c-di-GMP-I riboswitch aptamer from Neptuniibacter sp. CAU 1671, 80 nucleotides, folded computationally.
It was read from a public genome assembly, where an Rfam model found it.

[in-house]
RNA sequence: CUUCCGAAACGGCACACCCUGAGUAAUCAGGCGUCGCAAAGCUACGGGUCCUUUAGAGUAAGGAUGGCCGAACUACCGAA
Numbered sequence: 001c002u003u004c005c006g007a008a009a010c011g012g013c014a015c016a017c018c019c020u021g022a023g024u025a026a027u028c029a030g031g032c033g034u035c036g037c038a039a040a041g042c043u044a045c046g047g048g049u050c051c052u053u054u055a056g057a058g059u060a061a062g063g064a065u066g067g068c069c070g071a072a073c074u075a076c077c078g079a080a
Base pairs, nucleotide, nucleotide: 005078006077012037013036018031019030020029021028022027035067041073043071045070046069047068048065049064050063051062052061053060
């Protein structure tokens, strides 16, 4: 120095609820808030889940979810 790993420290993000707005909806953005998170940074690539249409057998298409899981990329600190 790098990788694994995650003690400590400096910090970071911000669940749900509520308010405002957008959207048919899932949900998203901003504010409040602080359940939690060592990638809760980022990417819809794979899977899962959810919404809409098709349809009352099935299939398919579009959208959402990164705080559902995996994977890719990037990253603070440095004990064992």

NCBI's taxonomy places the organism under Bacteria, Pseudomonadota, Gammaproteobacteria, Oceanospirillales, Neptuniibacter.